[in-house]
């Protein structure tokens, strides 16, 4: 100086004018002060906190996760390690328990694709181009065909048997909390692949939802039909037990109201410094109050500067310096919070990893 990998911070600024919207102050239809849209506010994929069923349990369904050990409130989410896959590396991805409990499925080729094989070939014996035994090394089919290499034996051969070597298994020894790593030892044990197929095994899990719920006021019109008179109806997302439990209650059509206030922002919160952990996070100690709207405020103008930058001028040149067209993304709070995914013009910055070249 090139390519690359992988966090972080921003997300125009400031001034005057003129306006909005919430709160405090003031003899107040005003006038002052303070604050007033994100890093994802989007999507509604997960998970709570809060409301009601309701005082609510157990078990089957069903649903979701899926290496191991922390972190959280909690998650399918984050953090380290720990395997396998790609990449020279830094890194990144993970559809990471079980195929010897079953079941299905792997097109077409091919002789045969898991109760798996005898096409070509080789060998024997008979025959005269054919039959009958005998093999599966060697070729051919294909994504995948009974373990590689040398050699013993055979009629040919074949882990049949033997040496090494690879898997796989059992058992010690070592580090590690642990998933796992290393070595050793002994076994002719070589037993397709697929489970984001179905299953099994483990661990989890009530429903519904701020249009949820409460409070005020103000309007109405009921009909029908089923159970039903007590541990009954009905209710509890599904079933079944079990709980609650009335004089009513469920279903259907159809009428009136559809206005107010409240939920509604101080909350698993921010920011500092310290400790304790590789980290994730947390523990102490101290500042701090920053949108609450409801046909739905948070905005217009105007100048200046900032950034990025076409073209032109000076200038040997340069990443200088001047004038100057255009440009400044994605995108908008509705109960609140922690994550996940995806949209995004550009600007700054920090650690690593490979090349080259100089000291």
């Nucleotide at each position: 100086c090139g390519g690359g990998a992988u966090g972080c911070u921003c997300a125009g600024g400031c001034a005057a004018u003129u306006g909005c919207g919430u709160g405090g102050u003031g003899a107040a239809u005003c006038a002052u002060c303070a604050c007033g849209a994100g890093g994802a506010a989007a999507g509604u994929c997960c998970g709570g906190g809060c409301u009601c069923c309701a005082c609510a349990g157990c078990a089957c369904a069903g649903a979701a996760u899926g290496g191991u050990c922390g972190a959280u409130a909690a998650c399918g989410u984050c953090g380290a390690c720990u395997c396998a896959a790609g990449g020279u590396a830094a890194c990144u991805u993970g559809c990471a328990g079980g195929a010897a409990a079953g079941u299905g499925c792997c097109a077409c080729a091919g002789a045969a694709a898991a109760u798996a094989g005898a096409c070509c070939g080789c060998c024997u014996a008979g025959a005269u181009u054919c039959u009958a035994g005998g093999u599966c090394a060697g070729g051919g089919u294909g994504a995948a065909a009974a373990g590689g290499u040398g050699g013993u034996g055979u009629a040919a051969g074949a882990g049949a048997c033997c040496a090494c070597c690879a898997g796989u298994g059992u058992u010690a020894u070592a580090g590690g909390u642990g998933a796992c790593u290393a070595u050793a030892a002994c076994a002719g044990c070589u037993u397709g692949g697929u489970a984001a197929a179905c299953c099994c095994c483990a661990u989890u899990c009530g429903g519904a939802g701020c249009a949820a719920g409460g409070c005020u006021a103000a309007a109405u019109a009921g009909a029908g039909u089923a159970c039903g008179u007590a541990g009954u109806a009905a209710g509890u997302a599904g079933u079944g037990c079990g709980c609650u439990g009335a004089a009513g209650u469920g279903c259907u059509c159809g009428g009136g109201u559809a206005a107010g206030c409240u939920g509604c922002u101080u909350g698993a919160g921010c920011c500092u410094a310290g400790g304790a952990g590789c980290a994730a996070u947390u523990c102490u100690a101290g500042g701090u109050c920053u949108a609450g709207a409801u046909g739905g405020a948070u905005a217009a103008u105007u100048g200046c500067c900032a950034c990025u930058g076409a073209a032109c001028a000076u200038g040997c040149a340069a990443u200088a310096u001047g004038u100057c067209a255009a440009g400044u993304a994605c995108a908008a709070a509705a109960c609140c919070c922690g994550g996940c995914u995806u949209a995004u013009c550009g600007a700054g910055u920090g650690u690593c990893c490979c090349g080259u070249u100089c000291g």
This is a predicted structure of a 359-nucleotide RNA (Bacterial RNase P class A) from Rothia sp. P7181.
A source record names the gene rnpB.
The coordinates come from a structure-prediction model, not an experiment, and the mean pLDDT is 78.
The RNAcentral record of the sequence draws on ENA.
It matches the Rfam family "Bacterial RNase P class A". The family's RNA type in Rfam is ribozyme.